Molecule: FMN riboswitch aptamer (RFN element)
RNA sequence: UUAAAAACUCAGGGCAAGGUGAAAUUCCUGAUCGGCGGUAAACCCCGCGCUAGAACCGGUUGAAUUCCGGUGGCGACAGUUAAAGUCUGGAUGAAAGAGUUUACAG
Numbered sequence: 001u002u003a004a005a006a007a008c009u010c011a012g013g014g015c016a017a018g019g020u021g022a023a024a025u026u027c028c029u030g031a032u033c034g035g036c037g038g039u040a041a042a043c044c045c046c047g048c049g050c051u052a053g054a055a056c057c058g059g060u061u062g063a064a065u066u067c068c069g070g071u072g073g074c075g076a077c078a079g080u081u082a083a084a085g086u087c088u089g090g091a092u093g094a095a096a097g098a099g100u101u102u103a104c105a106g
Stems, first nucleotide, its partner, number of pairs: 002105001005102006017029003031086002033075002035048004043073002055071005077089003
């Protein structure tokens, strides 16, 4: 300097307040959350993971479906005195991926 190996660590957030009701953090008003890699900074562009889904318009710029402004949309499965992104559970799990250490070989 190059190539490959082993072990270990880490690796997800969120219904305030109110209404109806016998019963709802599940309905209604409203609130609130957004894994990892890539790329001009991304929940809704591409890819990965999971178990699933979703974006347009205007502006700035050399460059943005990522920034700024506006208006929208999405969210597996099982459970529940009543329908769940947010409660409980599989899950002290698994994993994209991030990092640390060790020793070896050419």